[in-house]
Context: one part of a larger RNA
Molecule: small-subunit ribosomal RNA, 5' domain
Organism: metagenome
RNA sequence: GGACGAACGCUGGCGGCGUGCUUAACACAUGCAAGUCUAGGAGAAAAGGAAUCUUCGGAAUCCUGAGUAAACUGGCGAAUGGGUGCGUAACACGUAGGCAACUUGCCCUGGAGUGGGGAAUAACUCACCGAAAGGUGGGCUAAUACCGCAUAAUAUCCCGAAGUUUCAUGGCUUUGGGAUCAAAGAUCCGUCGCUCUGGGAUGGGCCUGCGGCCUAUCAGCUUGUUGGUGAGGUAACGGCUCACCAAGGCAACAACGGGUAGCUGGUCUGAGAGGACGACCAGUCACACUGGCACUGAGAUACGGGCCAGACUCCUACGGGAGGCAGCAGUGAGGAAUAUUGGGCAAUGGGCGAAAGCCUGACCCAGCAACGCCGCGUGGGUGAUGAAGCUCUGAGGAGUGUAAAGCCCUGUUAGGAGGGAAGAAAAUCCGGUUUCCCGGAAAUGACGGUACCUCCAGAGAAAGCUCCGGCUAACUCCGUGCCAGCAGCCGCGGUAACACGGGGGGAGCAAGCGUUGUCC
Numbered sequence: 001g002g003a004c005g006a007a008c009g010c011u012g013g014c015g016g017c018g019u020g021c022u023u024a025a026c027a028c029a030u031g032c033a034a035g036u037c038u039a040g041g042a043g044a045a046a047a048g049g050a051a052u053c054u055u056c057g058g059a060a061u062c063c064u065g066a067g068u069a070a071a072c073u074g075g076c077g078a079a080u081g082g083g084u085g086c087g088u089a090a091c092a093c094g095u096a097g098g099c100a101a102c103u104u105g106c107c108c109u110g111g112a113g114u115g116g117g118g119a120a121u122a123a124c125u126c127a128c129c130g131a132a133a134g135g136u137g138g139g140c141u142a143a144u145a146c147c148g149c150a151u152a153a154u155a156u157c158c159c160g161a162a163g164u165u166u167c168a169u170g171g172c173u174u175u176g177g178g179a180u181c182a183a184a185g186a187u188c189c190g191u192c193g194c195u196c197u198g199g200g201a202u203g204g205g206c207c208u209g210c211g212g213c214c215u216a217u218c219a220g221c222u223u224g225u226u227g228g229u230g231a232g233g234u235a236a237c238g239g240c241u242c243a244c245c246a247a248g249g250c251a252a253c254a255a256c257g258g259g260u261a262g263c264u265g266g267u268c269u270g271a272g273a274g275g276a277c278g279a280c281c282a283g284u285c286a287c288a289c290u291g292g293c294a295c296u297g298a299g300a301u302a303c304g305g306g307c308c309a310g311a312c313u314c315c316u317a318c319g320g321g322a323g324g325c326a327g328c329a330g331u332g333a334g335g336a337a338u339a340u341u342g343g344g345c346a347a348u349g350g351g352c353g354a355a356a357g358c359c360u361g362a363c364c365c366a367g368c369a370a371c372g373c374c375g376c377g378u379g380g381g382u383g384a385u386g387a388a389g390c391u392c393u394g395a396g397g398a399g400u401g402u403a404a405a406g407c408c409c410u411g412u413u414a415g416g417a418g419g420g421a422a423g424a425a426a427a428u429c430c431g432g433u434u435u436c437c438c439g440g441a442a443a444u445g446a447c448g449g450u451a452c453c454u455c456c457a458g459a460g461a462a463a464g465c466u467c468c469g470g471c472u473a474a475c476u477c478c479g480u481g482c483c484a485g486c487a488g489c490c491g492c493g494g495u496a497a498c499a500c501g502g503g504g505g506g507a508g509c510a511a512g513c514g515u516u517g518u519c520c
């Protein structure tokens, strides 16, 4: 000098764009953050209307509300999105490869099929237990829920044959025989689904070379350890697991141990080499009160699912239960320190749905904070041998200083009034072509009456902070008297202090200016 997710002191006009718990992965009140559906069976109420009875209070029936709400079975989603950086020195990450050792719901594309049956169960109802959370038993019922049967190949497995290819275990193609395994319907008749299978796309899994911290005041480490055979397990290779066998494997090119740490694209600095860092944004990994475990599923060992144990908090009728903000807000605590319990699904994106649509604290916006960067303003011109005040003085004068006043103007921003967006054309409907595309029509804006434009009035409402001994731009007076104090270094102060404190003057930067901290 530059930089910062900064903090502190003094000061503070406006706007745009960003950024905002670096500390306690400390504990959390409250609300919201994941639902949705042309599969299915059952199915309210408030309110309104009609007519009947009435002790005039009301009662009961029917219709609408409505096959709606709420709930239940079932499908898809909930494994994405969002948060945090505890752990991790590791194939976690980066990069380059490999899988002849794998998988992939939804999507695209090709082939084939969708026949015929059965038994339950929730909801509901009845009874019971419990303070509650919830549970038990009897009975009824449906399905795209569940289970047999049929059909069966290019799928899988077994026994062969031929060809071709790889560094290799082996792979691929053709072919003969045998064995095994499927399905679900809905419909507004347009279609949407369902089953098996080939290929693709996308996502993932596994393996390997190389690369990136400190420490030898850590020198030896290891028994599933290293390898083999066989078996199990997995989507898949493999001590991944197990039985048996062998005694290996790693290490001064740093094993093992200890400390620290998520990694990267990048960011800051620097002429570069390098050094330091990894906030925001993007990729990836790990975690979800702590530890362990599996289930479901295409995918999890699952933040807002489950089970067990533990700590903590809450409820309790003392028998027993409930909970997990490192989602968005918000609270307490810690701290030098970090925001609203806001609006909207209008856009983009996601889930479900044929669609209408519903959900979406992702997201888009608004609020708070000079926290940062950038832009603008706080007025312009004229105006005296030069007012007043203040300061200095050699008492003559000099400085502040064109500065002010005065005169003439301008009208940014803020203020008031009027107009007023873009972001939004798709989806939808109609017509033509018919996976879709083309033409036309109509609807939709949280921000927001915001941005922007025009007009009105009026210099009116808007400047501070640090420094002035040298480094280092900027000097005098008074006070103080090694005191009070200053200080980044050198150093100032003990009676004329350009260095302390105040005044005047000056220098620098400016809605900021200084200080502190950290890095280069």
Stems, first nucleotide, its partner, number of pairs: 001520004006516005013376006019369002021334001026332003030329003035076003039073002047064004052059002083287003093211007102204002107200008115149001117147002124139006155180011185192002213259003220250003225247008262284004266277004289310005312323004340366001342365003348362001349360004379409004389400004413461001415456005423447001428441005464509005469490003475504005485492002